[in-house]
RNA sequence: UUCCGGUUGAUCCUGCCGGAGGCCAUUGCUAUCGGGGUCCGACUUAGCCAUGCUAGUUGUACGAGUUUAGACUCGUAGCAAAUAGCUCCGUAACACGUGGCCAAACUACCCUACAGAGAACGAUAACCUCGGGAAACUGAGGCUAAUAGUUCAUACCCGUCUCACGCUGGAAUGCCGAGACGUGCAAAUGUUCACACGCUGUAGGACGUGGCUGCGGCCGAUUAGGUAGACGGUGGGGUAACGGCCCACCGUGCCGAUAAUCGGUACGGGUUGUGAGAGCAAGAACCCGGAGACGGAAUCUGAGACAAGAUUCCGGGCCCUACGGGGCGCAGCAGGCGCGAAACCUUUACACUGCACGCAAGUGCGAUAAGGGGACCCCGAGUGCGAGGGCAUACAGUCCUCGCUUUUCACCACCGUACGAUGGUAGUGGAAUAAGAGCUGGGCAAGACCGGUGCCAGCCGCCGCGGUAAUACCGGCAGCUCGAGUGAUGGCCGAUUUUAUUGGGCCUAAAGCGUUCGUAGCCGGCCACGCAAGUCUACCGGGAAAUCCGCCAGCCCAACUGGCGGGCGUCCGGUAGAAACUGCGUGGCUAGGGACCGGAAGACCCGAAGGGUACGUCUUGGGUAGGAGUGAAAUCCCGUAAUCCUGGACGGACCGCCGAUAGCGAAAGCACUUCGGGAAGACGGAUCCGACGGUGAGGGACGAAAGCCAGGGUCUCGAACCGGAUUAGAUACCCGGGUAGUCCUGGCCGUAAACGAUGUCUGCUAGGUGUGGCUCCCACUACGAGUGGGUGCUGUGCCGUAGGGAAGCCGCUAAGCAGACCGCCUGGGAAGUACGUCCGCAAGGAUGAAACUUAAAGGAAUUGGCGGGGGAGCACUACAACCGGAGGAGCCUGCGGUUUAAUUGGACUCAACGCCGGACAUCUCACCAGCACCGACAGCAGUAAUGACGGUCAGGUUGAUGACCUUGCCAGAGCUGCUGAGAGGAGGUGCAUGGCCGCCGUCAGCUCGUACCGUGAGGCGUCCUGUUAAGUCAGGCAACGAGCGAGACCCGCACUCCUAAUUGCCAGCACCAUGUUCGCAUGGGUGGGUACAUUAGGAGGACUGCCGUGGCUAACACGGAGGAAGGAACGGGCAACGGUAGGUCAGUAUGCCCCGAAUGUGCUGGGCUACACGCGGGCUACAAUGGCCAAGACAAUGGGUUCCAACCUCGAGAGAGGACGGUAAUCUCCUAAACUUGGUCGUAGUUCGGAUUGAGGGCUGAAACCCGCCCUCAUGAAGCUGGAUUCGGUAGUAAUCGCGUGUCAGCAGCGCGCGGUGAAUACGUCCCUGCUCCUUGCACACACCGCCCGUCAAAGCACCCGAGUGGGGUCCGGAUGAGGCCUGGAUACCCAGGUCGAAUCUGGGCUCCGCAAGGGGGCUUAAGUCGUAACAAGGUAGCCGUAGGGGAAUCUGCGGCUGGAUCACCUCCU
Repeated sequence: UUCCGGUUGAUCCUGCCGGAGGCCAUUGCUAUCGGGGUCCGACUUAGCCAUGCUAGUUGUACGAGUUUAGACUCGUAGCAAAUAGCUCCGUAACACGUGGCCAAACUACCCUACAGAGAACGAUAACCUCGGGAAACUGAGGCUAAUAGUUCAUACCCGUCUCACGCUGGAAUGCCGAGACGUGCAAAUGUUCACACGCUGUAGGACGUGGCUGCGGCCGAUUAGGUAGACGGUGGGGUAACGGCCCACCGUGCCGAUAAUCGGUACGGGUUGUGAGAGCAAGAACCCGGAGACGGAAUCUGAGACAAGAUUCCGGGCCCUACGGGGCGCAGCAGGCGCGAAACCUUUACACUGCACGCAAGUGCGAUAAGGGGACCCCGAGUGCGAGGGCAUACAGUCCUCGCUUUUCACCACCGUACGAUGGUAGUGGAAUAAGAGCUGGGCAAGACCGGUGCCAGCCGCCGCGGUAAUACCGGCAGCUCGAGUGAUGGCCGAUUUUAUUGGGCCUAAAGCGUUCGUAGCCGGCCACGCAAGUCUACCGGGAAAUCCGCCAGCCCAACUGGCGGGCGUCCGGUAGAAACUGCGUGGCUAGGGACCGGAAGACCCGAAGGGUACGUCUUGGGUAGGAGUGAAAUCCCGUAAUCCUGGACGGACCGCCGAUAGCGAAAGCACUUCGGGAAGACGGAUCCGACGGUGAGGGACGAAAGCCAGGGUCUCGAACCGGAUUAGAUACCCGGGUAGUCCUGGCCGUAAACGAUGUCUGCUAGGUGUGGCUCCCACUACGAGUGGGUGCUGUGCCGUAGGGAAGCCGCUAAGCAGACCGCCUGGGAAGUACGUCCGCAAGGAUGAAACUUAAAGGAAUUGGCGGGGGAGCACUACAACCGGAGGAGCCUGCGGUUUAAUUGGACUCAACGCCGGACAUCUCACCAGCACCGACAGCAGUAAUGACGGUCAGGUUGAUGACCUUGCCAGAGCUGCUGAGAGGAGGUGCAUGGCCGCCGUCAGCUCGUACCGUGAGGCGUCCUGUUAAGUCAGGCAACGAGCGAGACCCGCACUCCUAAUUGCCAGCACCAUGUUCGCAUGGGUGGGUACAUUAGGAGGACUGCCGUGGCUAACACGGAGGAAGGAACGGGCAACGGUAGGUCAGUAUGCCCCGAAUGUGCUGGGCUACACGCGGGCUACAAUGGCCAAGACAAUGGGUUCCAACCUCGAGAGAGGACGGUAAUCUCCUAAACUUGGUCGUAGUUCGGAUUGAGGGCUGAAACCCGCCCUCAUGAAGCUGGAUUCGGUAGUAAUCGCGUGUCAGCAGCGCGCGGUGAAUACGUCCCUGCUCCUUGCACACACCGCCCGUCAAAGCACCCGAGUGGGGUCCGGAUGAGGCCUGGAUACCCAGGUCGAAUCUGGGCUCCGCAAGGGGGCUUAAGUCGUAACAAGGUAGCCGUAGGGGAAUCUGCGGCUGGAUCACCUCCU
C1' cells in the first nucleotide's frame, strides 16, 4: 500500500470521463485576539519614470581659507567605491552540479620569515588676479606642500647562453649547482617620539579569481547530413596564463543514428510540491553559482571591471536652453503611470548584525534592524460556565431570574525600548466587545417538509433534474460538514498498474510489419587456465550551510529557535583484496548449427515439345418455323433458311474424372502429359567442420487482383456503354448486346479480411484418435513397389487433462510455463485526413499531426423481442371440404365528412362504428337562441320601523312572465356594495387515480425451495422421446420436490331411484257440466288419489372399469361389448404471473387545476332526426323448395297493480266502451309460425317486391309541424342473386320459423332469451392469418411502427488551400562608417597604412506570425428535402483491395476473406 459514479433491459471485461486528498495563484461572502516564521509588481511590459534618499572616509600624508573656542570648509594625496542590494532578458553552454587537473596562472588589504629604506631635483591644485559662457563647464597669468611626481645609488630579483649530476613526479618543459653576459628594476614618512601606525624587496601561507577536463540533467527526425579558422602541423603575435585566441604558410581533415547540425523552449543547482516508493511536476521567496543594468559597441584606472549610483560613441526616448549648447537612465529603498485576475508606507534608526575608511574616538550605509499596511503561511486561545423556574416537549429549543469567571475588552501604575509601540507584572469595571461559509437526488454526511415556477426561469465537476403534486430550480424552516474561516476559478502531483524499471498489453476490445534475407545493435552451448573492465568486500577523501529525521534544551505550550547525532545528495575519486557470474584472451569438446552421402515423396520454380474436350466462327449435307430468354415478358436471332442433327477447317483460352480439412512453397501462390535444367524440406548414416548461432533498427529482394507504359493476341467472360424489362423512380438487382480488360513478352505499381485477424527462435508441461512422408520390427502371403498390425522421427487435422482467458475459446501446431530479439498500442471522432518530405508515368503509396468536437465508442456472453431464418405442435375470430351470408338494390341504424346558431361529447385494426344498455317529440341534455334565479360564513363600508327582503291588481315591455319600469296595496327585519370564502359544475386531466371492463387468452403457461453449473447477468428444473385439449401423463436426464394456472370443483341438461303433492297431474273410483248419432265424447270443473307427467330436494350412474390390437410389460391411441350416456358426454361458471400509460373523471368515488354571478340552477323554443357523399351492422327482397286464398295441427321461456286483462258490445280494421279474475304452477298476456291439406298463379319486373307518395281514420301523450306508432284505400320505385374482397358455422350446430322479454306514456328492423323444423362437409393440414415451444442471426431493448446511412437546404464554430499583402527573427553579400587596436612617420596636437567594428541604407536565402477575394472538406444544431445503403438470408449476404460509373446513400467488374443465414451431399472427429 483504499476506492466510488457514468456505456447495458441486466452481466463480465476493455477503456476513458468525472468525484473524494494535498499544494500554489487569483477571487466571492465573512472576520475577535495573541505568538512565531516567512512572503508581498516573479508569471503580463528586462515597459516608462516626477521627487527624496541608497558610498564614503582619513587633519596621525599635505597646502590653504574661515574662526573667541570646540571645530568647520576647499583642494592635492591614500584606501574604498569590482562589496552590498535588485532582476531573470539572454543562455541547451564547461552556464550549472559533481569529481579531477593547471608540469599553463594571477591575487590589494591580512598572517609568517628574512633583508632593507642612501642622495638629489622639478612641478601642480586649492588660493590670488584677469577672462569666455544662459547654463554645464572652461581658458590665461602668478604662489606653494606632501606618504603626489622625477633622477642616481644599493640589494634581492628577472632575462639569455653554456656545462653536468641529482631530486620530485604518471610525465620534466620544473627544482637544485656552477660560470658568463645584460636591456631592466626599491623605498616615505607621520605622531604626544618610550612606542605605535605605515613604506620597499624576496619566499611561504590564507582569501579570492582565471583556465582545462570526465560524467550528469528539456522537447522535436514532418531537422540527416554539418563544417573553410572549419580539423591538424610549423612559425609568430597576444594574455597573468594554455590554446586557431589571432595571423602567415602547409596538409585535408573534423563532427554525426550512442542523434551531429537545425528549430522550439528554458538561468542552473541546493531544494520545493506530491507520491508507500519508483517517479512525476516545479525552480518565486532563503543559500551557492551565472548573467544583465534603456538597446548596442569600446576603453581607462586598478590587485581585481570591460564597471552603468565610471568615461567615450552610435541608436531610440525624455528634460533644460538665451538655439550657440548641455543633461538623464529606479531589473537599489520608498513612490507614480501603464499593463493586467494579480501584489504595501514617498515611515524610523544606525541601538543590533555587518561592510568601507580611520591609530583611535568615530563617521557613513533604504545593507540591516524596527514600525505601518495585506484573511501570505504555521501555531495557540476565545466567542462563556452553573443553578432554578415558565412555555413547549421525541430530541433539540426558547424566555425569565440568580450566581460564578475575566482570556480578550475598557481604564490605570510600574518594568521595558535608539525613540515609542507591541509586550510583561499588578489593580479596577463588566457576560460584557467577538460566527460564518458551503452543502442537504446519487457519488457524498445531511429533508421524501412547506410555498413559488411549469422543458419556462434556472441548476448541474459526472450521471442527470425542470413539460402542474420538483427531497435536484427560487425562497422559508429544519439538518449536515468545516470553522475565523469557508466556497469558486485556473495550475501541479496523487488517484492512474491510463506510459507499466518496480508494474500493462497486442486471436475477437486499440495493437504482430504481406513474406523473407541480412547490416549495426542486443542476446548466446559444454570444459579448463589466465586477466580483473563490469560485480562484490574493507578502508580513505569529497558530496557547503539551510532544508529532512530522532533526541535534548530555550521562549507558559506549540509554531519557532538552538545544541548533538543521523540521514540526504541515490554519486564521484583513490587504495587494498575476492574471482562464483558477465566480459576479454588462450586451448579443447560436440548435444546447437552447417557440410557430405543414400534411397524415397511432392499441383516447388524455369524453359521446351506434345495432347485433350468444350466453345466461337466459317464451311458441306440434312431439315423447317421458330429459336433464345424470364417470376412473367420484351429487346435480340431467323425465309439472304435460324435453332437442331451431321462431316470438315481455323482460332484463342482452359486443363474434367483422379481430387482428398492430400501434397509442395518464405509468403503471394502452385494442377493435362513428357523431356531438360534448378531449388527446398523430411527420414536414414560408426562420415566431416567445431558455436560457425538467434533476432534484427535502418537497408535489399519477392509480393493476389485491379491499374499503368510499349508491342502482340482477342475464343469466352465482361467494368464503362447501348438497348429491353421491373419500379413511384431504377443511373441497380433480371434479360439481350458490348469496349477496356481478362491471355503472352518486356517494364512499372507495392497494395488486400496479403487472416490462423495469432512475429521469429529455443526449452519444458497428460492422453486419445485420423491422415501424408521416411526408417525399423512382427504376422499373413497370391511372393507383388502385396495385405494387416506396431515402433521412432517429421508434417497436417479433430477431441481433450492440468493450466490460461472477460468470455467465446486455446490446450505439445498453446492463447499454458519460461528465455532472447524485433514490430506495434494507449477513449471515440476529426483521419490514415492536412501540411512537409521521399517514391511513382499516372492512379496513388510510405511517413503522418493539430484545432475543434464528444461521454462514451468497443469486446464477449445473458434474457427477451424481431426476421421477406429453420424445425415441431395447435386454432373454423387459420386454411382445406361444405352450407349460408356481407360487398350490388330499397329501407332501418351507427360512424366519418359536409352543413348549421347548434347539429353536445366519448370510442378508431382485430379489441371504435344496432357501442356508451344511447329505441332522443318535451324531459333526458351535457349543445344553440332567449329569459330568469342562486353567495353558508367572516371582515370593511353603506342603508333600513321616515319600512329591508318578499308578495301582488292594473298599464307598459315581452314569444310568455311583478324579470324589469310606472303607480298603488299587503307585510314586518334584515338588505346592498366591496374583499375573501363557499354551494354547485355531464368544466379539464383515464398520461395523477380507485373501482369495473375489453384484449393477449376458446392460450398453457408463470414461478418458488434446496442442490448443481457459471466470475456474473443467468442457466438447470421447465430439456429430450412418446403422448395429451393441457408444463396432461409416462420413460430418460444434475436434478429432487412444491405452488399458481390446466384438471379437479360449482351450475344446467340427458338416465334411473327415493322423498314430497298445491295453484301441477288424472291411470284407477265416484260426481258434476256441456254436447250427443244416446254407444259415448269433452271439460280435472268437484270429491278423491299421488300411479304417470311435472315441479324441487336428495342419491346413484362413466372409472379406459372389461375385451382385443398397437405402444416399451408405460403413458396413451384405435376398435368392440354392455350402457340413457364412452373416453373432457354436452353447454356454462370460475379462470394464473403479468402486459396493453387499452376504455371509462359522461354511472358513482377521487387528487390537482379551472369557473364561481357564471363553465352553477331553472324555464320557453330549437338541435342531437340536417344531406352532393364514403364506411360498418342489420331488415326486406329479387320469387314456384315460392306468392295469395281457405281449412287444420303442435311449443317453450318469460311478464303483469299508474299493470296484464278473460268475456260481452260496437267498428271493415286499427281500436273504442264496459268488465270476471290476477300481487300469480291458481287469473291473464296467449290465436305460435314455418308445417299439413285443397285451390290458384306459370317465369313476367309478374298475383314477385314492397320503397315512395296521396287520402281517410285510430292510439299514447300538456304537446306527434320540425319528429311517433297503427289501420284502410290508392300509388306501386330500385331490385331478376350481386366485382375485387370478406364474414359465420363441425350437430340439435348452420340454415329457417315464429314467440317472450329489456328499454318503454308511446315507438324494434336492436339486445338478451325461448322453443319448432332441421341439413351439408372435414375427422385433415400448416399453404394463408395467427398462437405456443425448440433452435439460429441481430448494430433492436421505447424492443422492426426498431435501428440507421449519405447528398441537398439552414445556422454557428474551428481548420486547410489561396492570387496577393503587412510585419518579426535569422543567415549570406554590398555601400557608408562612430569608435577602438596595431604598425610607420611625427612626438602636447597630428598624418598614412592595416585590422576589428556598432549603427544606418540596400540585395537575396530560410523561417515564423497576421490579414485576404475565392475554394474545400470537418464538427455541432427536438421535429426540413430526396431516397433505403447497413443491422434478420435486411429482402441482390456482407466486408477488404482496386478500377470505372452514378443526385445521394452506393452500383458493377476482377481477385480475396467469413467477421455469412439456410437446406442438401461428401469427408473428418467424438

Small-subunit ribosomal RNA from an uncultured haloarchaeon, 1470 nucleotides, folded computationally. Rfam family: Archaeal small subunit ribosomal RNA. Gene Ontology terms of the family: structural constituent of ribosome and ribosome. The sequence is in RNAcentral, with records from ENA and SILVA.